[in-house]
RNA sequence: CCCGCCGAGGGGCGCUGCAACGGGACGCGUUGGCGUACUUGCCAGGCUCGGCGGGGUGGGAUACCAGCAACGGCGCCCGUUCAUC
Numbered sequence: 001c002c003c004g005c006c007g008a009g010g011g012g013c014g015c016u017g018c019a020a021c022g023g024g025a026c027g028c029g030u031u032g033g034c035g036u037a038c039u040u041g042c043c044a045g046g047c048u049c050g051g052c053g054g055g056g057u058g059g060g061a062u063a064c065c066a067g068c069a070a071c072g073g074c075g076c077c078c079g080u081u082c083a084u085c
Stems, first nucleotide, its partner, number of pairs: 001055009010078006018046001021041004025036004045071001
């Protein structure tokens, strides 16, 4: 750095719908399939942080201790905290 899993970033309802994913159409290929300017379904934790596993690359102390945030379309409601009356 990449992939996967788990957790956290308070919760619920409604709306729109970019990406990803599925179906269709079209084109190519013809065992399987691949592609996208289209269409349709789904879709507002896809992001970040922490832990774990695997892989790759680079670096050079290691261990221990300590620390844990910033964000997330629109509308409404609930919860928590602070301030004011």
The RNA shown here (SAH (S-adenosyl-L-homocysteine) riboswitch aptamer) has 85 nucleotides and comes from a Gemmataceae bacterium. Rfam family: SAH (S-adenosyl-L-homocysteine) riboswitch aptamer. Gene Ontology terms of the family: regulation of gene expression and S-adenosylhomocysteine metabolic process. The prediction has a mean pLDDT of 76. It was read from a public genome assembly, where an Rfam model found it. Taxonomically the source falls in Gemmataceae (Bacteria, Pseudomonadati, Planctomycetia, Gemmatales).